[in-house]
Context: one part of a larger RNA
RNA sequence: GGCAUCUGGUGAAUGCCUUGGCAUGUACAGGCGAUGAAGGACGUGGCACGCUGCGAUAAGCGUGGGGGAGCUGUGAGCAAGCUUUGAUCCCGCGAUUUCCGAAUGGGACAACCCAUCCUCACCAUUUAUCUUGCGGUCGUUUCGGCGGCAGCAAGAGUAAAUGGGGAAGGAUAUCACCUUAGUGAAUAAAAUAGCUUUGGUGAAGCGAACCCGGAGAACUGAAACAUCUCAGUACCCGGAGGAAAAGACAUCAACCGAGAUUCCGUUAGUAGUGGCGAGCGAACGCGGACCAGGCCAGUGCCUGAUAUUCAACUAGCAGAAGCUUCUGGAAAGGAGCGCCAUAGCGGGUGACAGCCCCGUAUGCGAAAGUGAUGUAUCAGGACUCGAGUAGGGCGGAGCACGUGAAACUCUGUCUGAACAUGGGGGGACCACCCUCCAAGCCUAAAUACUCGUACAUGACCGAUAGUGAACCAGUACCGUGAGGGAAAGGUGAAAAGCACCCCGAUGAGGGGAGUGAAACAGUACCUGAAACCGGAUGCCU
Repeated sequence: GGCAUCUGGUGAAUGCCUUGGCAUGUACAGGCGAUGAAGGACGUGGCACGCUGCGAUAAGCGUGGGGGAGCUGUGAGCAAGCUUUGAUCCCGCGAUUUCCGAAUGGGACAACCCAUCCUCACCAUUUAUCUUGCGGUCGUUUCGGCGGCAGCAAGAGUAAAUGGGGAAGGAUAUCACCUUAGUGAAUAAAAUAGCUUUGGUGAAGCGAACCCGGAGAACUGAAACAUCUCAGUACCCGGAGGAAAAGACAUCAACCGAGAUUCCGUUAGUAGUGGCGAGCGAACGCGGACCAGGCCAGUGCCUGAUAUUCAACUAGCAGAAGCUUCUGGAAAGGAGCGCCAUAGCGGGUGACAGCCCCGUAUGCGAAAGUGAUGUAUCAGGACUCGAGUAGGGCGGAGCACGUGAAACUCUGUCUGAACAUGGGGGGACCACCCUCCAAGCCUAAAUACUCGUACAUGACCGAUAGUGAACCAGUACCGUGAGGGAAAGGUGAAAAGCACCCCGAUGAGGGGAGUGAAACAGUACCUGAAACCGGAUGCCU
């Protein structure tokens, strides 16, 4: 030095576990905001760094319910307290709620700076009133006093006025509409527009997806590329609701008939369209889900408000039945003998518990708040059938349909009817026939989605997985910024977390002792593989 065996160090795989995720289903909810939101800054505890809660009334205040023995969040420590006169805790309703933020008095480098006006408490002065004292005067008197008037001094409260200070409170943004008043053009007068102003109402911002509208790409595909495609997609903007949109035939159909809209299946990858390439791609009809029709001068309809009824929700309550023995650190395990079950879902307890605990089946429960539907009352709204419309020319767009034989729908521009004896449509166009009545308005359900709440489920994951995040994570850290973005779980049943002694530097670390079932479970803590590094033994060189 090599090989083999054994035994250690290092290291963290693996196994087991789960506080966290993922997905689905059902029900609910589908908004919050000038009564100041979402989101933050700063504070707030006896000691107080972070998180959580809360807001100068600051881990909280009041009140109505629930609950019933402990409590002062995480947080384990000390101190000081509270609590059966019902605390802590849970639910409902209130109060408080600094500063920033739509932020709205003005400004600003968010959490800061600077204002104007008004008001109350407070202070000072004056006046009025009251009480006490003093002396004066008048009346009365039982001679003790009592009453009236004016004056002086002190004190107190109340009321009024004026002044001062400025703690505190309130108001003061913009826009739209309604309203009050003033002013006021083009244009002589008048009027109107406009301007200023009083009072009132509303809006503004945020929010995951779904919905409607406006505007609208490119990569890509066509095996290149230009029409085409991707795609009316992504992105941007506006608007609304719990759904939105659409909707009560100027619709289809085919000589038979149907009867608003929406969604699903089918028709059907069909008919079509298409550098007839790549591709795009219906409808009629049929089967389902759901079904609802109304209004424009009136016994009607629609909308809103208030009151009331009731389910449900926001705390909760009751809730059956097991002992002995053995092993063991510990019994829920083994053995023996029982019991309950509308409850043998599940979780916990020192190993695996129907009968130990929480629960589960089942039954019950609200002072207060929310509350579909129904009922009652009240209030408000809509004024007559739709003309610069239909249609046409030009240019575009939408329709599955790329201008095509291109109907139909929308309209930038130029035009421009008829009036039910009328008009539109039936895919150029004409005739016949059939069918419907545009240019006004409203309308539930079936449908779409999930930031979120509750419950349940899983041939979903189990710490390199599952959310980026099981842990103080959108954190640490990186970047000027937009933005990017981690790692990191496990002692033990219980801290019983090693008193005391020794070595050592009053270390680190270790050796005894002790706890514990176990310390090779010692907080570098379950298990503890391999790489890598030692030691011992044997053999070989």
This is a predicted structure of a 541-nucleotide part of an RNA (large-subunit ribosomal RNA, domain I) from a Rhodobiaceae bacterium. The prediction has a mean pLDDT of 81. The full RNA is in RNAcentral, with records from ENA.